[in-house]
RNA sequence: GCGGGAAUGCCGGAACGUGGUAGACGACCCGGGCUCAAACCCCGGUGGGCCCCUGGCCCGUGCGGGUUCGAAUCCCGCUUCCCGCA
Numbered sequence: 001g002c003g004g005g006a007a008u009g010c011c012g013g014a015a016c017g018u019g020g021u022a023g024a025c026g027a028c029c030c031g032g033g034c035u036c037a038a039a040c041c042c043c044g045g046u047g048g049g050c051c052c053c054u055g056g057c058c059c060g061u062g063c064g065g066g067u068u069c070g071a072a073u074c075c076c077g078c079u080u081c082c083c084g085c086a
Stems, first nucleotide, its partner, number of pairs: 001085007011026002020069001029045005047059005062078005
C1' cells in the first nucleotide's frame, strides 16, 4: 500500500439480512425475600439530562457528513483495533 472484519449503557453482548419504540438477555449495582448470620438461590428495579414528576420533554450506537417522513441498520470520508496479502 491492497483486501476483509470489528467499534452499541459501567461491563459482556443482541438488534444490521428486511430502515419503523435503541439497548433484548446477562453481569455489576440498589431494594426485598430466604438464613441465627452470610453465601448460593428467588422476586422487583437499573442508559444520561431537564422539568410544571401517577407523568412529560430532550440527548444517546467510534468521529464527521449524506440519503430518507424515519438510520445502530443504507451511502461517502476519517480514526482506532484485529486478520490476511504484498

This is a predicted structure of an 86-nucleotide RNA (transfer RNA) from Actinomadura craniellae.
Its mean pLDDT, the model's own confidence on a scale to 100, is 81.
It was read from a public genome assembly.
Rfam family: tRNA. Rfam classes the family as a transfer RNA.